The part of an RNA shown here (small-subunit ribosomal RNA, 5' domain) has 476 nucleotides and comes from Ceratonia siliqua.
Rfam family: Bacterial small subunit ribosomal RNA.
Lineage of the source: Eukaryota > Euphyllophyta > Gunneridae > rosids > Ceratonia.
Model confidence (mean pLDDT): 83 of 100.
The full RNA is in RNAcentral, with records from SILVA.

Context: one part of a larger RNA
RNA sequence: GGAUAAAUGCUGGCGGCAUGCUUAACACAUGCAUGUCAGAGGGGAAGUGGUGCUUCUAGUGGUAGACGGGUGAGUAACGAGUAAGAACCUGCCCUUAGGAGGGGGACAAUAGUUGGAAAUGGUUGCUUAUAGCCCAUAGGCUGAGGAGAAAAAGGAGGAAUCCGCCUGAGGAGGGGCUCGCAUCUGAUUAACUAGUUGGUGAGGCAAUAGCUUACCAAGGCGAUGAUCAAUAGUUGGUCUGAGAGGAUGAUCAGCCAUACUGGGACUGAGACACGGCCUAAACUCUUAUAGGAGGCAACAAUGGGGAAUGUUUUGCAAUAGGAAAAUCAUGAUAGAGCAAUGUCGCAUGAAGGUAGAAGGCCUACAGGUCAUUAACUUCUUUUCUCAAAGAAGAAGUAAUGACGGUAUCUAGGGAAUAAGCAUUAGCUAACUCUGUGCCAGCAGCCAUGAUAAGACAGAAGAUGCAAGCACUAUCC
Numbered sequence: 001g002g003a004u005a006a007a008u009g010c011u012g013g014c015g016g017c018a019u020g021c022u023u024a025a026c027a028c029a030u031g032c033a034u035g036u037c038a039g040a041g042g043g044g045a046a047g048u049g050g051u052g053c054u055u056c057u058a059g060u061g062g063u064a065g066a067c068g069g070g071u072g073a074g075u076a077a078c079g080a081g082u083a084a085g086a087a088c089c090u091g092c093c094c095u096u097a098g099g100a101g102g103g104g105g106a107c108a109a110u111a112g113u114u115g116g117a118a119a120u121g122g123u124u125g126c127u128u129a130u131a132g133c134c135c136a137u138a139g140g141c142u143g144a145g146g147a148g149a150a151a152a153a154g155g156a157g158g159a160a161u162c163c164g165c166c167u168g169a170g171g172a173g174g175g176g177c178u179c180g181c182a183u184c185u186g187a188u189u190a191a192c193u194a195g196u197u198g199g200u201g202a203g204g205c206a207a208u209a210g211c212u213u214a215c216c217a218a219g220g221c222g223a224u225g226a227u228c229a230a231u232a233g234u235u236g237g238u239c240u241g242a243g244a245g246g247a248u249g250a251u252c253a254g255c256c257a258u259a260c261u262g263g264g265a266c267u268g269a270g271a272c273a274c275g276g277c278c279u280a281a282a283c284u285c286u287u288a289u290a291g292g293a294g295g296c297a298a299c300a301a302u303g304g305g306g307a308a309u310g311u312u313u314u315g316c317a318a319u320a321g322g323a324a325a326a327u328c329a330u331g332a333u334a335g336a337g338c339a340a341u342g343u344c345g346c347a348u349g350a351a352g353g354u355a356g357a358a359g360g361c362c363u364a365c366a367g368g369u370c371a372u373u374a375a376c377u378u379c380u381u382u383u384c385u386c387a388a389a390g391a392a393g394a395a396g397u398a399a400u401g402a403c404g405g406u407a408u409c410u411a412g413g414g415a416a417u418a419a420g421c422a423u424u425a426g427c428u429a430a431c432u433c434u435g436u437g438c439c440a441g442c443a444g445c446c447a448u449g450a451u452a453a454g455a456c457a458g459a460a461g462a463u464g465c466a467a468g469c470a471c472u473a474u475c476c
Base pairs, nucleotide, nucleotide: 001476002475003474004473006472008470009469010468013346014345015344016343017342018341019339020338021305026303027302030300031299035063036062037061040060043057044056045055046054047053048052070258071257072256079183081181082180084178085177088175089174090173093171094170095169096168097167098166099165101135102134103133111124112123113122114121115120141148142147154163155162156161185229186228192220193219196218197217198216199215200214201213202212203211233255234254235253236252237248238247239246240245261280262279263278264277283294284293285292286291311336313335314334315333319332320330322328349379350378351377352376359370360369361368362367384413385412387410389408393403420465421464422463423462424461426445427444432459433458434457435456441448
C1' cells in the first nucleotide's frame, strides 16, 4: 500500500447492486416448510322435490416423499482433485420388437361389540379394485445337454383415439466399484500388522474383492517417514504479489459427510432415509403413575454464548420441481422489510459580489488572516415536497402481477431537506497563541512534558479523506 462475512468510537442525505451467527453440530415456545390423484374401484356426507347430476371426504390403491432446502461435527481418506479402467445397477424419459388368455380367495373403510385417562387398539360380520394369489403362454434367463423356473390391468369416450399394464433390446442422464499421480504439521512418535498379506473351497453382493467363513502358506507395510499424535470438509475459486509464491475456502457452483447421541433394518429403481420405522441412552413435556409424546444444522422467531450478524413479512405473477392435464401444493424461488456491512453513482447549489463588512485569531499596533467565505443580486431544481399519468416483466386467443400505484414521466413550490472525521515534532501533507509545569497527559517507532512545550489540553488556522472518517483484529 492492498484486502475483510468484520467489530468499536464520532458522524450520517439519496439511489442501484451485493452481503448479513465466523462463537454453542447449545437448548428450542409458536406458526409454516410434501403433497397430490374422485377420470383405479367399494363406501360416507352435503346440495337438489326426485332418477340423475354436482361438491366434499376417511380408508384401500398409484406416484412423489432418496429432489429441492440446511449445516461442516466427523473425515488426512480413493474423501475431494486430475487422468484412466472393468466385473455392475438404473423408476420416470427417448428409440425399437412382441404380448395382455382363464380362474379363485381375501383385507381395510363402513356396521356391531369392546379395552384404555390419553396415545392408540382388540374382536365379529360384509365388500371393491389398476391391491394380492393360482393355471396357461414365452425370440429373453439358467444349464455342457436332456431340461427347468418366471408375466400382465384396466380406465375414459358414441367412435376415432388417448392414458395406462407385462416381457425383451438399445440409448440418454444418474449411480455403485477399481486404479496412476498429487493432497497440512510433528521423529521430544521407529517400528506397525493377525482377517493381518496371499492362495484354495464355500458363502455373499447389482458387481469386483478377506466383503465373510473353513483350511493352507507366512506374508504385508516402513527413514522416499509406516504407525501414533495434533489440526482440517475438499475443489472451482477469493485476497495479495510484476511474477514465482504466500494466505484463505463466507456468498455462488461441483463433490463428500451429516440430521438430538449410538446401533439396526424395512419399503423401494434408488435410503440404511433431516420434517419415515424399530431400539438403547441423555434431555424436555404429559399422565388417572399402568403408560404416552418430541427432535429447527428448513424459513421466520426465542433464550443462551459472544466484540458481533436481520422480519414470528408478501405472493405462487414468473422460473423450477411433484401429480396425465385443468387445478392443487411448494419458507424452493420471486419479492418487500431491517443494517453505511461492502461496492458503485449522485447531492449538500451555480454565476456575480470589496465598504476587503461585523465577529474570531494573531500582531512588531502599521496591519495580517479566516475571506468571495457571508450578507446582497440574478439563476437552477439533481434531490425534497405536492398533484396528474403510469409500465415491461404474461409465455398462450381471452383471463392471470406478489413486487406496486413501484420504476418512469409531466406540472406546481421553494436554496429550499442534506458534512463530517482524523491529523497537524520527524517518519508524514499541514503552525501559531493561551493554559499546564517530569504534574495532568501523549505514544505505531524515535521520543515528548523540569515556567517561554510547533509533541499534553483548549482556541484559531491549516492538511488529508469524505457520507463517511479513524481505531482494533487478521492476511499478503